[in-house]
């Protein structure tokens, strides 16, 4: 350094519920744990989703937005068995 143990210490927190914010996707806080070795951080590439969006219903552009717990990439970082 790769790697990631029925290891130790510590950490994060899905669904769901409450309150608040947002047209929405979704977000914040509290409760709660399905999971996670980057589930720390960054929307840069792809994906998905929302607004745009008018309708009985479905679908569509520019533009804007959400998601880092979808993947890739960038960046920082705890621990140390075996190999």
């Nucleotide at each position: 350094u790769c790697c990631g143990a029925c290891a130790a210490a510590g950490g994060u927190a899905a669904a769901c519920c409450a309150u608040g914010g947002g047209u929405a996707a979704c977000c914040a806080u509290g409760g709660g744990a399905c999971a996670c070795a980057a589930a720390g951080c960054c929307a840069c590439g792809g994906g998905u989703c929302c607004u745009g969006a008018a309708u009985a219903a479905a679908a569509a552009a520019a533009a804007g937005g959400a998601u880092a717990g979808c993947c890739g990439g960038g960046u920082u970082g705890c621990c140390g068995a075996a190999g």
The RNA shown here (c-di-GMP-I-GGC riboswitch aptamer) has 83 nucleotides and comes from bacterium BMS3Bbin05. The sequence was found by an Rfam model in a public genome assembly. Its mean pLDDT, the model's own confidence on a scale to 100, is 86.